[in-house]
Molecule: transfer RNA
Organism: Thermoplasmatota archaeon
RNA sequence: GCCGAGGUCGCUUAGCCCGGUAUAGCGCGGGCCUGGAAAGCCCGUGGGAGCAAUCCCUCGCGAGUUCAAAUCUCGCCCUCGGCG
Numbered sequence: 001g002c003c004g005a006g007g008u009c010g011c012u013u014a015g016c017c018c019g020g021u022a023u024a025g026c027g028c029g030g031g032c033c034u035g036g037a038a039a040g041c042c043c044g045u046g047g048g049a050g051c052a053a054u055c056c057c058u059c060g061c062g063a064g065u066u067c068a069a070a071u072c073u074c075g076c077c078c079u080c081g082g083c084g
Stems, first nucleotide, its partner, number of pairs: 001083007010026003020067001027045006046057004060076005
């Protein structure tokens, strides 16, 4: 240098082909239960602004297309593997 696979919330992971509310598990926080715990069950769990209602941003980074982008297009960065 060329080819292939990959980068998604604290961790792991689905969603991407065929655009339409970011999924599940673990962990963590609170609650229920208990004499107390474990287990189990319920709720919550990216960032910012705001007293609040609510609003804005966020899928490696940046641009483009579109009413709408994690998903499509282009450029770039990083990881792994192969070729030279």